[in-house]
Context: one part of a larger RNA
RNA sequence: GGCGUUUGGUGGAUGCCUUGGCGCCGAGAGGCGAUGAAGGACGUGGUACGCUGCGAAAAGCUCCGGGGAGUUGCGAACGAGCGUUGAUCCGGAGAUAUCCGAAUGGGGAAACCCCACCUUUAGGUGAUCCCGCGCUGAAUCCAUAGGCGCGGGAGGCGAACCCGGGGAAUUGAAACAUCUAAGUACCCGGAGGAAAGGACAUCAACGGAGACUCCGCGAGUAGUGGCGAGCGAAAGCGGAUCAGGCCAGUGGUCUUUUUGCGUGAACCGGAAGCGUCUGGAAAGGCGCGCCAUAGCGGGUGAUAGCCCCGUACGGGUGAAGCGCGGAGAGAUCCAUGAGUAAGGCGGGACACGUGCAAUCCUGUCUGAAGACGGGGGGACCACCCUCCAAGCCUAAGUACUCCUCGGCGACCGAUAGUGGACCAGUACCGUGAGGGAAAGGUGAAAAGCCCCCCGACGAGGGGAGUGAAACAGACCUGAAACCGGACGCCU
Numbered sequence: 001g002g003c004g005u006u007u008g009g010u011g012g013a014u015g016c017c018u019u020g021g022c023g024c025c026g027a028g029a030g031g032c033g034a035u036g037a038a039g040g041a042c043g044u045g046g047u048a049c050g051c052u053g054c055g056a057a058a059a060g061c062u063c064c065g066g067g068g069a070g071u072u073g074c075g076a077a078c079g080a081g082c083g084u085u086g087a088u089c090c091g092g093a094g095a096u097a098u099c100c101g102a103a104u105g106g107g108g109a110a111a112c113c114c115c116a117c118c119u120u121u122a123g124g125u126g127a128u129c130c131c132g133c134g135c136u137g138a139a140u141c142c143a144u145a146g147g148c149g150c151g152g153g154a155g156g157c158g159a160a161c162c163c164g165g166g167g168a169a170u171u172g173a174a175a176c177a178u179c180u181a182a183g184u185a186c187c188c189g190g191a192g193g194a195a196a197g198g199a200c201a202u203c204a205a206c207g208g209a210g211a212c213u214c215c216g217c218g219a220g221u222a223g224u225g226g227c228g229a230g231c232g233a234a235a236g237c238g239g240a241u242c243a244g245g246c247c248a249g250u251g252g253u254c255u256u257u258u259u260g261c262g263u264g265a266a267c268c269g270g271a272a273g274c275g276u277c278u279g280g281a282a283a284g285g286c287g288c289g290c291c292a293u294a295g296c297g298g299g300u301g302a303u304a305g306c307c308c309c310g311u312a313c314g315g316g317u318g319a320a321g322c323g324c325g326g327a328g329a330g331a332u333c334c335a336u337g338a339g340u341a342a343g344g345c346g347g348g349a350c351a352c353g354u355g356c357a358a359u360c361c362u363g364u365c366u367g368a369a370g371a372c373g374g375g376g377g378g379a380c381c382a383c384c385c386u387c388c389a390a391g392c393c394u395a396a397g398u399a400c401u402c403c404u405c406g407g408c409g410a411c412c413g414a415u416a417g418u419g420g421a422c423c424a425g426u427a428c429c430g431u432g433a434g435g436g437a438a439a440g441g442u443g444a445a446a447a448g449c450c451c452c453c454c455g456a457c458g459a460g461g462g463g464a465g466u467g468a469a470a471c472a473g474a475c476c477u478g479a480a481a482c483c484g485g486a487c488g489c490c491u
Stems, first nucleotide, its partner, number of pairs: 001490009015476001016441002020412002022409007029401002031157002039100003042055003046078002049075003061094006070082003105114003115126004128154009161192001162190005172179001176226001202209002213240005223231002244393003247337001249334001251333013267315003273288005289306002291295001297309003342366008352378001373388005428435002448475001451463004
């Protein structure tokens, strides 16, 4: 040095576990904000670093209700207290709520600086825009602008869903320009718990149907299309859900007050098991019982219907809140629709690319009729059929889930599942926009090794002790790579 056997170190795979995720279902909620939000800064404890809570009244204050023995949140303790004169805790209603932030007295490099007035222990007001009402009131007679006062509103944030205004390119067409991608992404405005749409100037086809929305079929059909790539209906049928109203009034819609009924918090009750054996421990084995409208689930020193929490099933109250109905008050809307319908030109939307292109919208120029009238039935005309535009409102069926509660899973089980099971959008990287980790497991219980020895009053180790186990001691199990020791054989 090699090989073999064995024993360790290192390492953290594997197995088991789960506090965290993922997906779905049901119900709720669907908003918060100038009464100052979302989100932060800084404070706040006896000691106080971080998290959590809270706000100079600062891990809290008041009241009402619940509850009944412990308690002063977590990492994590010590001290000092509180509590059957009912604490901690839970539910409800309030109080307080620094500074920044729409941030709103002015400024500003957010959490800071500076000011005026009123009032004064202590406080309050002062941004901008819009609307209404009243008074006043120029040039300029009336008026208007302007001024003053009073009252009301808006602003910002929020995951998706919705409506509207704008609106790409990659790509596909095997190149590319019409076309496609796509009215998508993205930007902007606006609203609601849904939004939008909606009560036929609609379809149909000579039978008739009867608002709108959504789903299945019709149908990849009819069509459209450098007739390429592609795009792609409708009638009708079957379903979901159903609802119609109003134009000056016995009305619609919204807000608010009151009243009746229902629902509704914390929470409470809630059946039934013992012995023995093994074991550190019984819930396991054996024996004999019991309950069950409860044998869902979790915990307890191994696997418990009957030990604990629960579960089935019951009970439960108050101010609110919410739902449905009645009544009152207020706000707002509304006389049948003319610069409209229609036409020319230019565009856009319709499945429909200008096409024979109807229909809808309109930038521009024209411009009717008035129910003895008008629109439509895919150029256009006639006949026929059908409907009544240019006013308004409208639940349900439909879409979504930042959030709350409950439940479920031939979903994951720590390189998985969220990026994040752990103090994670953290550490760290970047001027910045932004990027973005790693990291779970002692034990039933800390019983977390008193004491002795070596050592530097170390680190580490050896005894002793605890424990079922310490090769469970910084930790379950503990694979491999890699590095040692011992023994045997060979060189």
Record summary: The prediction has a mean pLDDT of 83. The part of an RNA shown here (large-subunit ribosomal RNA, domain I) has 491 nucleotides and comes from a Rhodospirillales bacterium. It matches the Rfam family "Bacterial large subunit ribosomal RNA".